[in-house]
Context: one part of a larger RNA
């Protein structure tokens, strides 16, 4: 000169895209953030028809709908946060896997049979201050078990041996979904090689499952992964070992480049989830809002025992120089369930605060010379401050104020029609009619009338700009040389001038 997630001082009109807890991975009230599926199943509360008994009340029964809770599937491993650890079980490239998994998806092959006993929701009793339970009694499935069948798959001494399944919806299923057992293929992952990757020798030796082998186990797999028993080997100045320090990348800053410094925002890895440990479940976790122990903390208790975890989105407290609304809303995009409607979603779309960055626009335009007054100065003539202002003519950006509007919405809902895939409940194309906008808003129009809109720094040289006055080595200023001790162009004010502008100085860090 450039840049910055910036901070601090003056001072501040609009607007667009962007960004904003870098510090204590310190604590956390309150609400919300992962639920959904009755077309898997038993049932069912209020409510609405309606019947019977009955004088009323008020019992009961049918049907219609369906909260809430139960069993059951999917989903809760994703999104989302945040850099604590971690120098390598990581990232980055290139590759291997004949040593390996893969729910949903897609193609593709066969198959969907006979049967059976629990449970839990509910009923009864019944313990506890909650939290939560006990015991008895009945019941259902796409839960659970069992037996047939075995294309095919696994084993294998090639003789064989072993392993399935579930049903909904529909007047109506070979044909829709849906289950089971294969094959292929996407996709995501696992593990292994190999190169790369800060400082520090005032760290020089290190290793005992340690280095290799043979059996066992053990994993979706390879492996000392793991265990017995052999063997005594493995790393190392081309830096082992140990000690600091740091999430790595793509990239961002800078610089002609080389390189140097960084790792916010946005993407892709990895790691973590009060703090240490552990495993279940599942295709996938050793699981941020599942479970189990331990601890520290906190909260409630009837004292016996319970619960709780914002490094999700607001939000508060603390510390700090210092970082934001307990906001709307699923219209859109995605994402979970679901045949769908649909519902859930602090992902996400959007407002709201911050001149934190950045860009743009605007804060009038023309004419005005008795060069007014007024201020400074002055050689007292004047000079400047100056066309600047008054003044006269105009414009109407931005902002206010009132309207109207194109658009982000379609491959969107639903009803109905026609057509087409031999057949269909399913699928496609089409046609008409109807739905959805939280929030913004291009744009045009109306009104108003220069009115609502200019500062900051700096001026002794480096460096664009100087006079007075006022201190008197005092006050004080400094980036660096320096400047103040009675005539300061350097402190302070006043006029004036340079510069840059909604910013303008200062600090702070990098190049």
């Nucleotide at each position: 000169g450039a840049a910055u997630g910036a901070a601090c001082g003056u001072u501040g009109g609009c607007g667009g895209c962007g960004u904003g807890g870098a510090u204590u991975a310190g604590g956390c009230a309150u609400g919300c953030a992962a639920g959904u599926c009755g077309a898997g199943c038993g049932g069912c509360a209020a409510g609405g028809u309606u019947g019977u008994u009955u004088u009323c009340a008020a019992a009961u029964g049918a049907c219609c709908c369906u909260a809430g809770a139960g069993c059951g599937g999917c989903g809760g491993a994703a999104g989302g946060g945040a850099u604590a650890g971690g120098a390598a079980u990581u990232u980055a490239u290139a590759g291997g896997u004949a040593a390996c998994a893969u729910g949903c998806c897609u193609c593709u092959u066969a198959g969907g049979u006979c049967u059976g006993g629990a449970u839990a929701g509910c009923g009864u009793c019944u313990g506890g201050a909650a939290a939560c339970g006990g015991a008895c009694g009945a019941u259902a499935a796409u839960a659970c078990a069992g037996g047939a069948u075995g294309a095919g798959g696994u084993c294998u001494u090639c003789g064989g041996a072993c392993c399935a399944a579930a049903g909904g919806u529909g007047u109506g299923a070979u044909u829709c979904c849906c289950c089971u057992a294969g094959g292929a293929g996407a996709u995501u992952g696992g593990u292994c090689u190999a190169u790369a990757a800060c400082c520090u020798a005032u760290u020089a030796g290190c290793u005992a499952g340690u280095u290799g082998g043979u059996a066992g186990g053990g994993u979706a797999a390879c492996g000392g992964c793991u265990u017995a028993c052999c063997a005594a080997g493995g790393c190392g100045a081309u830096g082992a070992u140990g000690g600091g320090u740091a999430c790595g990348g793509g990239g961002c800053g800078u610089g002609a480049g080389a390189g140097c410094g960084u790792g916010a925002c946005c993407c892709c890895g990895a790691u973590c989830a009060c703090u240490g440990g552990g495993a279940c479940u599942g295709a996938g976790a050793c699981a941020c809002u599942g479970c189990c122990c331990a601890g520290a903390c906190g909260c409630c208790u009837a004292c016996g025992g319970g619960c709780g975890g914002c490094u999700g989105c607001a939000g508060u407290c603390g510390a700090g120089a210092a970082u934001c609304u307990u906001c709307g809303g699923c219209a859109a995009u995605g994402g979970a369930c679901g045949g769908a409607a649909g519902u859930c979603u602090g992902a996400c779309c959007g407002a709201g605060c911050g001149a934190c960055g950045c860009c743009g626009c605007g804060u009038g335009u023309a004419u005005g010379a008795u060069g007014a007054a007024g201020g400074u100065c002055u050689u007292c003539g004047g000079a400047u401050u100056g066309u600047a202002a008054a003044a006269u003519a105009c414009u109407g950006u931005c902002g206010a104020u009132a309207g109207g509007g194109c658009g982000g919405a379609a491959a969107u809902u639903u009803a109905g029609g026609a057509g087409g895939g031999c057949a269909a409940u399913c699928c496609c194309u089409u046609c008409u009619a109807u739905u959805u906008g939280a929030c913004c808003u291009a744009u045009c129009u109306u009104u108003u009338g220069a009115g609502g809109a200019a500062g900051g720094a700096c001026g002794g040289g480096c460096u664009a700009a100087g006079u007075u006055c006022g201190u008197g080595c005092c006050a004080g200023c400094a980036g660096c040389c320096g400047c103040g001790g009675u005539a300061a162009g350097a402190c302070g004010a006043a006029c004036u001038g340079u510069u840059c502008u909604a910013a303008c100085g200062u600090u702070a860090u990098u190049c």